The RNA shown here (transfer RNA) has 73 nucleotides and comes from a Candidatus Magasanikiibacteriota bacterium. Its mean pLDDT, the model's own confidence on a scale to 100, is 83. NCBI's taxonomy places the organism under Bacteria, Bacteria candidate phyla, Candidatus Magasanikiibacteriota. It matches the Rfam family "tRNA". The family's RNA type in Rfam is transfer RNA.

[in-house]
RNA sequence: GCGCGCGUAGCUCAGGGGUUAGAGCGCCAUCCUCACACGAUGGAGGUCCUUGGUUCAAAUCCAAGCGCGCGCA
Repeated sequence: GCGCGCGUAGCUCAGGGGUUAGAGCGCCAUCCUCACACGAUGGAGGUCCUUGGUUCAAAUCCAAGCGCGCGCA
């Protein structure tokens, strides 16, 4: 340099156009306990990498850029 894949919560990931963006783990509070752990209930936490485009509607489709990974040279 070329090709392919990926980028969504603190971490690992789901969601592949339809109107409130989710799970597990983690974090916080309460309950439980003498206390801790386990467990139960509730909660906080997101510019869905960036910019532009398509669409009535975009995390989702398209283009470019950025980052990471793999392959080829």